[in-house]
Context: one part of a larger RNA
RNA sequence: CUGGGUGUAAAGGGAGCGUAGGCGGGGAUGCAAGUUGAAUGUUUAAACUAUCGGCUCAACUGAUAGUCGCGUUCAAAACUGCAUUUCUUGAGUGAAGUAGAGGUAGGCGGAAUUCCUAGUGUAGCGGUGAAAUGCGUAGAUAUUAGGAGGAACACCAGUGGCGAAGGCGGCCUACUGGGCUUUAACUGACGCUGAGGCUCGAAAGCGUGGGUAGCAAACAGGAUUAGAUACCCUGGUAGUCCACGCUGUAAACGAUGAUUACUAGGUGUGGGGGGAUCAACCCUUCCGUGCCGCAGUUAACACAAUAAGUAAUCCACCUGGGGAGUACGACCGCAAGGUUGAAACUC
Numbered sequence: 001c002u003g004g005g006u007g008u009a010a011a012g013g014g015a016g017c018g019u020a021g022g023c024g025g026g027g028a029u030g031c032a033a034g035u036u037g038a039a040u041g042u043u044u045a046a047a048c049u050a051u052c053g054g055c056u057c058a059a060c061u062g063a064u065a066g067u068c069g070c071g072u073u074c075a076a077a078a079c080u081g082c083a084u085u086u087c088u089u090g091a092g093u094g095a096a097g098u099a100g101a102g103g104u105a106g107g108c109g110g111a112a113u114u115c116c117u118a119g120u121g122u123a124g125c126g127g128u129g130a131a132a133u134g135c136g137u138a139g140a141u142a143u144u145a146g147g148a149g150g151a152a153c154a155c156c157a158g159u160g161g162c163g164a165a166g167g168c169g170g171c172c173u174a175c176u177g178g179g180c181u182u183u184a185a186c187u188g189a190c191g192c193u194g195a196g197g198c199u200c201g202a203a204a205g206c207g208u209g210g211g212u213a214g215c216a217a218a219c220a221g222g223a224u225u226a227g228a229u230a231c232c233c234u235g236g237u238a239g240u241c242c243a244c245g246c247u248g249u250a251a252a253c254g255a256u257g258a259u260u261a262c263u264a265g266g267u268g269u270g271g272g273g274g275g276a277u278c279a280a281c282c283c284u285u286c287c288g289u290g291c292c293g294c295a296g297u298u299a300a301c302a303c304a305a306u307a308a309g310u311a312a313u314c315c316a317c318c319u320g321g322g323g324a325g326u327a328c329g330a331c332c333g334c335a336a337g338g339u340u341g342a343a344a345c346u347c
Stems, first nucleotide, its partner, number of pairs: 003319004007301002012315001014200004021193003025087007033080002035076008048066007090190001091187003094183005102176007109153001114148007124135002161168002205246006214240002219235004257314006265292011296303002320347003329340004
């Protein structure tokens, strides 16, 4: 390289948009680049295949024919391609509805924790397996009233919803993205995928400036213990929050790339449409989200119309374990580090 693979054995890029490229629906006409056939020229060494020979056989080897490359000419027009034209089922637009923690900004609300002030009140509180550190007669804990401030939004809440993924949950307003259903007015293949590229991307971390109630790496103390740089307890700073910028990684997981088509059923649940009906129930259809299960697949587990089944197109990735996601180089980053990514050696 070919081949075979990628849920769990090595292997799906964290996700999207999209460039080049690859691939691409139905009809008609033309061209003839690919394609197919014929003729011919040229190069025609071995090998390979067939037949006939030579070494006693065979291996080996000789001859003939065929296969194979390139050029020219003629022909065909099914398929691919190109050009013109046309169609509506793919795709998109419009119209009418519709569900939603989708996003951004602003405003508002109540519960709780903590702190402050004042009242009542007195000796404990707190914490644990048991304690102690800690707080408290300078009046704590408890309780009542008032105030401050920050962060998060109980119940509703649901293998419920929305989003490409990360993710999104109090209420209201403004702006705004996408989906689904019905319709069939419009465009007429405008599509799929996507190397590079660009954008988004939890938490932690970094820079500047704010903020800081609770929680809490580091740190301090008390315990435990042979020790205890821990688990438990009392404190507590970064951080967690906001604005702007950076980082670009996760078991970024469904450990399952995207798109399209096809292939028994059953039963829940969310959002629409149609039929029937006073309504509920029921029948049917589309989109999502679960469970069970046949065929089929699978090493097994399991998957099974949300496929890991049957096929097609495009991309990414794998090729024994360790060394190693390391070294070196390059690129990116303020840094931390990230991306790309070996070899010697060893089993």
Predicted 3D model of a 347-nucleotide part of an RNA (small-subunit ribosomal RNA, central domain) from an uncultured bacterium.
It matches the Rfam family "Bacterial small subunit ribosomal RNA". Gene Ontology terms of the family: ribosome and structural constituent of ribosome.
Model confidence (mean pLDDT): 85 of 100.